The RNA shown here (Purine riboswitch aptamer) has 104 nucleotides. It was read from a public genome assembly, where an Rfam model found it. Its Rfam family is "Purine riboswitch aptamer". From the family's description: Riboswitches are metabolite binding domains within certain messenger RNAs that serve as precision sensors for their corresponding targets. Allosteric rearrangement of mRNA structure is mediated by ligand binding, and this results in modulation of gene expression. A class of riboswitches that selectively recognises guanine and becomes saturated at concentrations as low as 5 nM. In Bacillus subtilis, this mRNA motif is located on at least five separate transcriptional units that together encode 17 genes that are mostly involved in purine transport and purine nucleotide biosynthesis. It has also been shown that some members of this family are specific for adenine instead. The literature on the family includes a 2003 paper in Cell by Mandal et al., "Riboswitches Control Fundamental Biochemical Pathways in Bacillus subtilis and Other Bacteria". Model confidence (mean pLDDT): 76 of 100. The model forms 100% of the base pairs in the Rfam consensus.
RNA sequence: AAAGACAAUUGAAUGACAGCUCGUAUAAUCAUGGGGAUAUGGCCCAUAAGUUUCUACCGGAUGACCAAAGCAAUCAUCCGACUAUGAGUGAGAAGCGCCUGCAA
Numbered sequence: 001a002a003a004g005a006c007a008a009u010u011g012a013a014u015g016a017c018a019g020c021u022c023g024u025a026u027a028a029u030c031a032u033g034g035g036g037a038u039a040u041g042g043c044c045c046a047u048a049a050g051u052u053u054c055u056a057c058c059g060g061a062u063g064a065c066c067a068a069a070g071c072a073a074u075c076a077u078c079c080g081a082c083u084a085u086g087a088g089u090g091a092g093a094a095g096c097g098c099c100u101g102c103a104a
Base pairs, nucleotide, nucleotide: 019089020088021087022086023085024084025083026056029049031047032046033045034044035043041066042065050057058080059079060078061077062076063075064074
């Protein structure tokens, strides 16, 4: 002088964060186009709106309506989610402290 090992310090990166409850969003809503079913039926596909918002935009029940379809068209009420995010609870990697037990 170069390289390597170890230790300390500093800095950075990586890694776990389930579940439950509640809040917010959105009303599980709504517009259009294409196709489909037809009173034992009332759906499928696509696009757009809605959210300081990714995603989703459905299922069932009950009642109504359409008397047969010309490109037919649905309506009301009730019950039931997912997703994003926040809070609480909780969980939990690692570290530290204390207590107890065991061993050295």